RNA sequence: GGCCCCCUGGCGGAAUUGGCAGACGCGAUGGAUUCAAAAUCCAUUGCCCGGAAGGGUGUGAGGGUUCGAGUCCCUCGGGGGCCA
Numbered sequence: 001g002g003c004c005c006c007c008u009g010g011c012g013g014a015a016u017u018g019g020c021a022g023a024c025g026c027g028a029u030g031g032a033u034u035c036a037a038a039a040u041c042c043a044u045u046g047c048c049c050g051g052a053a054g055g056g057u058g059u060g061a062g063g064g065u066u067c068g069a070g071u072c073c074c075u076c077g078g079g080g081g082c083c084a
Stems, first nucleotide, its partner, number of pairs: 001083007010026003019067001027045006046057004060076005
């Protein structure tokens, strides 16, 4: 230098036919249980605003296509692989 793949919560990792984003697991927080703990069980858990109800925003960054984009297209960044 050329080609290919990947980038989603605190972490791993789903959603690929373009149609509810974050399933599931780990972790964390609160509770139950216990003399106390471990284990187990239940609930909650992206971020921001709000007392709440609720609202806004969010898939590496920016732009485009579309009624609608994590998914398709372009540029850039980061990581990995193969060839030279």
RNAcentral holds the sequence, with entries from ENA and MGnify. Transfer RNA from a Tepidisphaeraceae bacterium, 84 nucleotides, folded computationally. RNAcentral records the identical sequence in 2 taxa.